[in-house]
Small-subunit ribosomal RNA, central domain from Tetrastigma voinierianum, 352 nucleotides, folded computationally.
Context: one part of a larger RNA
RNA sequence: UUGGGAGUAAAGCGUCUAUAGGUGGCUUUUUAAGUUCGCUAUCAAAUCCCAGGGCUCAACCCUGGACAAGUGGUGGAAACUACCAAGUUGGAGUACGGUAGGGGUAGAGGGAAUUUCCGGUGGAGCGGUGAAAUGCGUAGAGAUCGGAAAGAACACUAAUGGCGAAAGCACUGCCCCGGGCUAACUGCCGAGCAUUGAGAUCUCACAGCUAGGGGAGCGAAUGGGAUUAGAUACCCCAGUAGUCCUAGCCGUAAACGAUGGAUACUAGGCGUUGUGCGUAUCGAUCCGUGAAGUGUUGUAGCUAACACAUUAAGUAUCUCGCCUAGGGAGUACAUUCACAAGAAUGAAACUU
Numbered sequence: 001u002u003g004g005g006a007g008u009a010a011a012g013c014g015u016c017u018a019u020a021g022g023u024g025g026c027u028u029u030u031u032a033a034g035u036u037c038g039c040u041a042u043c044a045a046a047u048c049c050c051a052g053g054g055c056u057c058a059a060c061c062c063u064g065g066a067c068a069a070g071u072g073g074u075g076g077a078a079a080c081u082a083c084c085a086a087g088u089u090g091g092a093g094u095a096c097g098g099u100a101g102g103g104g105u106a107g108a109g110g111g112a113a114u115u116u117c118c119g120g121u122g123g124a125g126c127g128g129u130g131a132a133a134u135g136c137g138u139a140g141a142g143a144u145c146g147g148a149a150a151g152a153a154c155a156c157u158a159a160u161g162g163c164g165a166a167a168g169c170a171c172u173g174c175c176c177c178g179g180g181c182u183a184a185c186u187g188c189c190g191a192g193c194a195u196u197g198a199g200a201u202c203u204c205a206c207a208g209c210u211a212g213g214g215g216a217g218c219g220a221a222u223g224g225g226a227u228u229a230g231a232u233a234c235c236c237c238a239g240u241a242g243u244c245c246u247a248g249c250c251g252u253a254a255a256c257g258a259u260g261g262a263u264a265c266u267a268g269g270c271g272u273u274g275u276g277c278g279u280a281u282c283g284a285u286c287c288g289u290g291a292a293g294u295g296u297u298g299u300a301g302c303u304a305a306c307a308c309a310u311u312a313a314g315u316a317u318c319u320c321g322c323c324u325a326g327g328g329a330g331u332a333c334a335u336u337c338a339c340a341a342g343a344a345u346g347a348a349a350c351u352u
Base pairs, nucleotide, nucleotide: 004323005322007306008305012320014203017200021196022195023194025088026087027086028085031082033081034080035077036076037075038074039073040072041071042070049065050064051063052062053061054060093188094187095186097182098181099180103177104176108172109171110154114150115149116148117147118146119145120144121143125136126135162169163168208249209248210247211246212245213244217243218242222238223237224236225235260319261318262317263316264315265314268297269296270295271294272293273292275290276289277288278287280285301308325352326351327350334345335344336343337342
């Protein structure tokens, strides 16, 4: 390479957009590049194969013949791919209408709690644990009442629920912006307008970095008290970076559904979210049904098993990235990126 794979054994890029490239609706033409059929030339001899023959047989040798495939020339065919031309609407898009939403950016407001400070009452403990101690407290703590300030997070509602490409998103109102779903009757466009997507750009939790703010609570590091044989830990008392905001950087996660994307097909049952239609109803709303999500159970099928099962891990097609025994190793070297920390790409010797 052929071939086989990727939920859990090695293996789906964290995610989107999109260039090159690949693949691609229906109908009717054109051409004949691919395709296909015939003729022809060539593909040295030997070898291989087939049929004979010669060494006593065989190996070996001799004679004759052929398949298949490739390439060139030439003549046909026109189903399929491609090309040319003309159409078409089911893919895709767009307009008008309706609708749900913690979707995003900016700015404003709110209450509970916590801590600190000030004042009043009060007078000996508080706090903490398995038990204690460190710690706080007669310089008046803890408790309780009133006032003030600050920062961070938004109880209940809350759900198997909603939205977003993913990361993620939840107190309340408002400005602006994006996407989705639906549509019987409708209108427009009409397949370089679909799908995937090397390279590439944007985005990307937490932690970390730079500069300036902020700092209530929590809390790496650090200090102390315990426990213990020891205890650089688990428990307790403190507590710095950080956590928060603004402007940049970093670009990684068990970034998980451990399951790439798109399209079509293949039993059902029971929920749930938003919506269309029909029907019933005075009405709230109920019932039936369609497509779009989100769950659960289960048949065929599939699977090594577990399980998956119309949201497939089933049946097929297209396309991208990836895997090939364990360790060495996501290491060394080199290159690119980064302020750094590091990230990306990524071996071998050796060993089992």